[in-house]
RNA sequence: UUUGAGAAUAGAGGUGCAAUGACCAUUAGUAUGUAAUCGGAGGAGAUGUCGCCUGUGAUGAUUACAGAAAGGGGGAUUUGCCGAAGUGAUUAGGAAUGCAUCAUCUUAGUCACUGGUCCUUCAUUUAAGAAAUGUCGGGCUGUCAUAUAGUCGAAGAAGCUAUAUGGAGGGCUAUCUCACGC
Numbered sequence: 001u002u003u004g005a006g007a008a009u010a011g012a013g014g015u016g017c018a019a020u021g022a023c024c025a026u027u028a029g030u031a032u033g034u035a036a037u038c039g040g041a042g043g044a045g046a047u048g049u050c051g052c053c054u055g056u057g058a059u060g061a062u063u064a065c066a067g068a069a070a071g072g073g074g075g076a077u078u079u080g081c082c083g084a085a086g087u088g089a090u091u092a093g094g095a096a097u098g099c100a101u102c103a104u105c106u107u108a109g110u111c112a113c114u115g116g117u118c119c120u121u122c123a124u125u126u127a128a129g130a131a132a133u134g135u136c137g138g139g140c141u142g143u144c145a146u147a148u149a150g151u152c153g154a155a156g157a158a159g160c161u162a163u164a165u166g167g168a169g170g171g172c173u174a175u176c177u178c179a180c181g182c
Base pairs, nucleotide, nucleotide: 001181003179004178005177006176008175009174010173011172014082016081017080018079019078023074024073032066033065034064035063036062037061038060042053043052045102046101047100048099049098085114086113087112088111089110090109091108092107093106094105095104115141116140117139118138119137122134123133124132125131143167144166145165146164147163148162149161150160151159
């Protein structure tokens, strides 16, 4: 000093990612409760079973009086970070109705995909024209490789700038350690 290896250390991308007590809007005059009336056999996210409630009136509807909450969202504060994080599939556990299965929510793993961000179509979730997620398309941007041109320089190499094409974060930059070679 080239090359290779490293769960070694520290960093960069930027409207960067995620979380967060209080606060605010919405959810909503909704769910629910009470009273009255109508009505007349069923009542739970779905199915089955057992039990429970129910003609001493279920589910439901109307009127009146009261009247939420969770999830999701907002700027700000603080914290942790740069596969930060997200999505899909799958495994195990938990919640919710007495049990079982499925669906839903949640916790921890495995595998696969996505560099980041913005806008739009469509689809899904949701109370929602908010927001989120996914797909197609487009813009901006960071990084590496290649090529071209310019710049520095006597020239070359390296570096820097610009343009074009392509790749992916298991990446990139810097330092360090080890190994081989010169």
Model confidence (mean pLDDT): 76 of 100.
A computed fold for a 182-nucleotide RNA from Gracilibacillus dipsosauri, annotated as Lysine riboswitch aptamer.
Lineage of the source: Bacteria > Bacillota > Bacilli > Caryophanales > Gracilibacillus.